[in-house]
RNA sequence: CAACCAUCAAGAGCGGCCGAGAGUCCUGGCUCGACGACGCCGCAGCAACCCCCCGAUUCGGGUGCGGGUGCUCCUGCCAGGGACGAUGGAGG
Repeated sequence: CAACCAUCAAGAGCGGCCGAGAGUCCUGGCUCGACGACGCCGCAGCAACCCCCCGAUUCGGGUGCGGGUGCUCCUGCCAGGGACGAUGGAGG
């Protein structure tokens, strides 16, 4: 970088830095935001995709002490439309 498989209505917040828009795109709503949003960093936490453990032919279950990730306002904020996007896995 392109393609493949699975998931995207559950769950889990404090502190510091920054300084104006943010919640994927369009339309219409709604929400958050100078009482500092979004983002970044630290710590804490949540979950259980992979590792791991048990049984079983691709499945079901278990643990969260541990390893690799991920996530922590609102269903990926809602409706319509259309394309996507995010995360994990196994390969090229």
Predicted 3D model of a 92-nucleotide RNA (SAM riboswitch aptamer (S box leader)) from Kineococcus xinjiangensis. Rfam family: SAM riboswitch aptamer (S box leader). Its family is annotated with regulation of gene expression in the Gene Ontology. Rfam describes the family as follows. The SAM riboswitch is found upstream of a number of genes which code for proteins involved in methionine or cysteine biosynthesis in Gram-positive bacteria. The prediction has a mean pLDDT of 79. The organism belongs to Kineococcus, within Bacteria.